[in-house]
RNA sequence: CCAGAGGGCCGGGCGGCCGCGGCUCCGGACUUGAUCCGGGGUCGAGGAAAGUCCGGGCUCCACGGAAACGACGGUGCCGGGUAACGCCCGGCGGGGGCGACCCCAGGGAAAGUGCCACAGAGAGCAGACCGCCCCGCUUUGGCAGGGUAAGGGUGAAAGGGUGCGGUAAGGGCGCACCGCGGGCCCGGCAACGGGAACGGCAUGGCAAACCCCACCGGGAGCAAGACCGAAUAGGGACGGCAUAUGCGCCUCGUUCCGGCGCGUCGUCCGGGUUGGUUGCUUGAGGCGGCGCGCGAGCGUCGUCCCAGAGGAAUGGUCGCCCAUCCCCCGACCGCGAGGAAGGGGGUGGACAGAACCCGGCUUACAGGCCCUCUGGCAGU
Numbered sequence: 001c002c003a004g005a006g007g008g009c010c011g012g013g014c015g016g017c018c019g020c021g022g023c024u025c026c027g028g029a030c031u032u033g034a035u036c037c038g039g040g041g042u043c044g045a046g047g048a049a050a051g052u053c054c055g056g057g058c059u060c061c062a063c064g065g066a067a068a069c070g071a072c073g074g075u076g077c078c079g080g081g082u083a084a085c086g087c088c089c090g091g092c093g094g095g096g097g098c099g100a101c102c103c104c105a106g107g108g109a110a111a112g113u114g115c116c117a118c119a120g121a122g123a124g125c126a127g128a129c130c131g132c133c134c135c136g137c138u139u140u141g142g143c144a145g146g147g148u149a150a151g152g153g154u155g156a157a158a159g160g161g162u163g164c165g166g167u168a169a170g171g172g173c174g175c176a177c178c179g180c181g182g183g184c185c186c187g188g189c190a191a192c193g194g195g196a197a198c199g200g201c202a203u204g205g206c207a208a209a210c211c212c213c214a215c216c217g218g219g220a221g222c223a224a225g226a227c228c229g230a231a232u233a234g235g236g237a238c239g240g241c242a243u244a245u246g247c248g249c250c251u252c253g254u255u256c257c258g259g260c261g262c263g264u265c266g267u268c269c270g271g272g273u274u275g276g277u278u279g280c281u282u283g284a285g286g287c288g289g290c291g292c293g294c295g296a297g298c299g300u301c302g303u304c305c306c307a308g309a310g311g312a313a314u315g316g317u318c319g320c321c322c323a324u325c326c327c328c329c330g331a332c333c334g335c336g337a338g339g340a341a342g343g344g345g346g347u348g349g350a351c352a353g354a355a356c357c358c359g360g361c362u363u364a365c366a367g368g369c370c371c372u373c374u375g376g377c378a379g380u
Stems, first nucleotide, its partner, number of pairs: 001376010012321007020044010030033001046351001050362002053360005058221004072217005077091005092106001093104004107212002112210002114206003129152002131148004136143002160178006179201001180199002184195004225278004235269007246262005285304008325346005332339002
């Protein structure tokens, strides 16, 4: 220098002017109130505030306590971290890459059920299409019967692999090595790894198919919930006045009998709508130091307070600067196509907006900076 791998961080800066929201202080006004007007101080979005996919806090509802079992949902190698997790860290196993490193729903297929498309003769108590071998017949082209999974063909997959022996041809039929299996020994907390001997090898794959095993799990969500509480309408209790030979309802109409209820004023009580207050932001909190740990993280000390809100404030404009992109000029390099220090002009910052709060994951994102590492080329 080229090509790459892993991780961290920023995500426009400074200044002038004018605004917006919260809190607070001062002054003024009156209709004296969580009121209005003016002014000062202070704070005011994110790394994802997003999707609402997981896990918690908090709140209400349900549930007498404990244990066991069942249904439903979820998780699924091992160990650790954590308030918890489906997250993170460190390992193990498998796969990919020369490598740094990356990827994996990674328990059980010898409990049972089911499925294995197409192709193919045959797809699950295996299977003779071609070929090979034996025997019989023969018109010498073949035909019939049997054996055979070594070869061909089909397929994602055809009942261990390679070699030697053996055989009519073959076959774990026999043997060596590799693989596999259950037990043994050694190492490791464990997943798992290593070793020697034994067993001719046995029911292939799929559990993001049912299922089995182990573990976890009540429901709803700040529009949760709590408090204050008018006007008007309606409910209840008590009291005063009034009264019914009335009125309304009990069946569509009429009559009779029967049952139920009633108007108004005052006082009090309770529910509840609009509204207001609270929940509300000091928290598994940020930053820094030290210690422990490979790490996720934990402990301790110091320091800081950093939007609280309600359909919602955090903006606009001007100047300078930085990055980006476009145009023009262009020293210089190159035979050339072209490249290019520098100069001028223009453009002007992505994704996106807190709504009870945290921990994660996922997704979106113009551009830029830093650290560590790998492979290659050249030079010293």

Record summary:
Bacterial RNase P class A from Sphingomonas sp. SFZ2018-12, 380 nucleotides, folded computationally. The prediction has a mean pLDDT of 76. Its Rfam family is "Bacterial RNase P class A". By type it is a ribozyme. The source organism's lineage runs through Bacteria, Alphaproteobacteria, Sphingomonadales, Sphingomonadaceae and Sphingomonas. A source record names the gene rnpB.